RNA sequence: GCCCAUGUAGCUCAGCGGUAGAGCACUUCCUUGGUAAGGAAGAGGUCUCCGGUUCAAGCCCGGACAUGGGCU
Numbered sequence: 001g002c003c004c005a006u007g008u009a010g011c012u013c014a015g016c017g018g019u020a021g022a023g024c025a026c027u028u029c030c031u032u033g034g035u036a037a038g039g040a041a042g043a044g045g046u047c048u049c050c051g052g053u054u055c056a057a058g059c060c061c062g063g064a065c066a067u068g069g070g071c072u
Base pairs, nucleotide, nucleotide: 001071002070003069004068005067006066007065010024011023012022013021018055026042027041028040029039030038048064049063050062051061052060
């Protein structure tokens, strides 16, 4: 230098054009003599950034950046 993949909650990841989700973690409550476990409720997101397509974009297209891999 060229090619490919990935980028979504604190962490690990789903979501395949139509109101952003799960597990773990966190907060409050129940339960216990007290912990752990268990149960109930809750908070937490400019979906990496900039543009484009569309009535509508996390999702499709182009570019940038970051990470990983391959080639030279």

Predicted 3D model of a 72-nucleotide RNA (transfer RNA) from Fluviispira multicolorata. Rfam family: tRNA. Rfam links the family to the GO term triplet codon-amino acid adaptor activity. It is annotated as a transfer RNA. Its mean pLDDT, the model's own confidence on a scale to 100, is 82. The organism belongs to Fluviispira, within Bacteria.